[in-house]
RNA sequence: GCGGUGGUAGUGUAGUGGUAUCACAGGACCCUGCCACGGUCCUAACGGGGGUUCAAAUCCCCCCACCGCA
Numbered sequence: 001g002c003g004g005u006g007g008u009a010g011u012g013u014a015g016u017g018g019u020a021u022c023a024c025a026g027g028a029c030c031c032u033g034c035c036a037c038g039g040u041c042c043u044a045a046c047g048g049g050g051g052u053u054c055a056a057a058u059c060c061c062c063c064c065a066c067c068g069c070a
Stems, first nucleotide, its partner, number of pairs: 001069007010024003018054001026042005047062004
């Protein structure tokens, strides 16, 4: 230098143009004599920029990490 894979709540993940998923963690309540377990609800996220579109995590570029080629 070229190519590929990935970047999403505090952590790990799903999501091929149409409500951002689930789990853990955290909070409230229920359950229990208390704790744990369990149940319900809540909090919390798209690396940066740009373009197209009615609508972008999804398209393009850049950056970062890893892998391969040179």

Transfer RNA from Halomicrobium sp. ZPS1, 70 nucleotides, folded computationally. Lineage of the source: Archaea > Methanobacteriota > Halobacteria > Halobacteriales > Halomicrobium. Model confidence (mean pLDDT): 86 of 100. Rfam family: tRNA. Its family is annotated with triplet codon-amino acid adaptor activity in the Gene Ontology. Rfam describes the family as follows. Transfer RNA (tRNA) molecules are approximately 80 nucleotides in length. Rfam classes the family as a transfer RNA.